[in-house]
Context: one part of a larger RNA
């Protein structure tokens, strides 16, 4: 390399927009570049293959022949693929009418609950644990009532429900906005998938300035356990959890499954938008499209499983595995203010 292959044995990039590149819908007509067929010349000699010959034979010489995938030019063929020029509408997109939704960003609000602060009531104990204790409390606490201040999170609704490309999103109300989907007809005419590199986004922690800090709580510190406890237990606590902005780019970043297209039994739901019968209506029944579920045939798997939302049946692009340790390290570039990422070996071993 040629193959095999990537739920879970190595192996799908965290997601997406998208360059270059590959690949691509139906009909005509043209070219004849790919492709297929013929002619020419090339394709040194040896060697290898037939055939004859010379060493007594044979190995080994010699002489003919033949091969010689290739290349180069030069006639033809035109189904295919391509180039070119026309048409088309089913693939894709635009328009128009609908509803759905925690997509997204800002700005304002609202109420429970935890803190702490004032003030009332009222006394001796709260608290806390498996059992204490540190710890708070006659300087009036725990517990109650009323006012007040602060942040930070939004019970119930709430679903195997919704949306978003992933991370994610969840009180309510306004402004800005991006996506799906239904339906219906008109447009445009292949505009299309995919996507080396590149560019955005990308959860927690953590990094940098400014700010905010109720609770919670890494480190710390006490208290207990215990042989000991640098720990589960308590009692306390900073940082950070929040807000601006700029940074880091990692996660069991998971469906441990890249994407896009068609193809292939049904049965139950769930959500969203129809139609069609019925109806005052509103279920009910029948029925299309999107998105989500559980389960199944056939098929597929090493089994588990999976199964119109494929891990079945095919094509197109894409990344990525190649025994196990050493290693996701070393050096080295790139990139980060740091932490620290990203690329990625070998000795050795087994």
């Nucleotide at each position: 390399u040629u193959g095999g292959g990537c739920g879970u044995a190595a192996a799908g990039c965290g997601u997406g927009c998208g360059u270059a590149g590959g690949c691509g819908g139906a009909c005509u007509g043209u070219u004849a570049a790919g492709u297929c067929u013929g002619g020419u010349g090339u394709g040194a000699a040896a060697u290898c293959c037939c055939u004859c010959g010379g060493c007594u034979c044979a190995a080994c010489c010699g002489a003919g022949g033949a091969c010689g995938u290739g290349c180069a030019u030069u006639g033809g063929a035109u189904a295919c693929u391509g180039g070119c020029a026309g048409u088309c509408u089913u693939g894709a997109g635009u328009c128009c009418c609908g509803g759905a939704g925690a997509g997204g960003a800002g700005a304002g609000c609202g109420g429970a609950a935890u803190u702490c602060c004032u003030a009332g009531u009222g006394u001796a104990g709260a608290g806390g644990u498996g059992a204490a204790a540190u710890u708070c409390g006659u300087a009036g606490a725990u517990a109650u009532u009323a006012g007040g201040a602060g942040g930070a999170a939004c019970a119930c609704c709430a679903g195997u429900g919704g949306c978003g490309a992933a991370a994610g999103c969840g009180g309510c109300u306004c402004u800005c906005u991006g996506g799906a989907c239904g339906g219906u007809g008109a447009c445009u005419g292949a505009c299309g998938c995919u996507g080396a590199g590149g560019c955005a986004c990308g959860a927690a922690a953590g990094c940098a300035u400014a700010g905010g800090u109720a609770g919670c709580a890494a480190a710390c510190a006490g208290g207990a356990u215990u042989a000991g406890a640098u720990a589960c237990c308590c009692u306390g606590g900073u940082a950070g959890u929040c807000u601006a902005u700029g940074c880091c780019g990692u996660a069991a970043a998971c469906g441990a499954u890249g994407g896009g297209u068609a193809c292939u039994a049904g049965u139950c739901g769930g959500u969203g938008c129809g139609g069609g019968u019925a109806u005052u209506g509103a279920c009910c029944c029948c029925u299309g499209c999107g998105c989500u579920g559980a389960c199944g045939a056939a098929g597929c798997u090493a089994a588990c499983g999976c199964a119109u939302u494929a891990a079945g049946u095919a094509c197109c692009c894409c990344g990525c595995c190649u025994g196990g340790g050493g290693a996701g390290u070393a050096c080295g570039g790139c990139c980060g203010c740091a932490a620290g990422g990203c690329u990625a070996a070998a000795a050795c071993u087994c």

The prediction has a mean pLDDT of 89. Predicted 3D model of a 350-nucleotide part of an RNA (small-subunit ribosomal RNA, central domain) from an uncultured delta proteobacterium.